Predicted 3D model of a 90-nucleotide RNA (Glycine riboswitch aptamer) from an uncultured Pelagibacteraceae bacterium.
């Protein structure tokens, strides 16, 4: 000097699914309680093969739906750009 990568931060993009029903409040809306119906891309959990005498081990955008979500807002895996520290190699 410049490349790759982990982590962090900022900005931008970012899906799905009832503004459901009943009751209270109540002008309306929101909120609360109860009930049913759904979604998967915060988080969480589970599993294949390789390995192993056995125990075990083992990933996800797959599966489950505990949590979360189902107007808007917020959040949002992931992607892009920039910056900082470390690591690897030249």
């Nucleotide at each position: 000097a410049a490349u790759a990568u982990c982590a962090u931060a900022a900005c931008g993009g970012g899906a799905g699914a009832g503004a459901c029903u009943a009751c209270c409040u109540a002008u309306u809306a929101u909120u609360g309680u109860a009930g049913c119906g759904c979604c998967g891309a915060a988080g969480g959990a589970g599993c294949a093969a390789g390995u192993u005498c056995c125990c075990a081990g083992g990933a996800a955008a797959c599966u489950c739906u505990c949590a979360g979500g189902c107007a808007a807002a917020a959040g949002g895996a992931c992607c892009g750009u920039u910056a900082u520290u470390g690591u690897a190699a030249u």
The sequence was found by an Rfam model in a public genome assembly.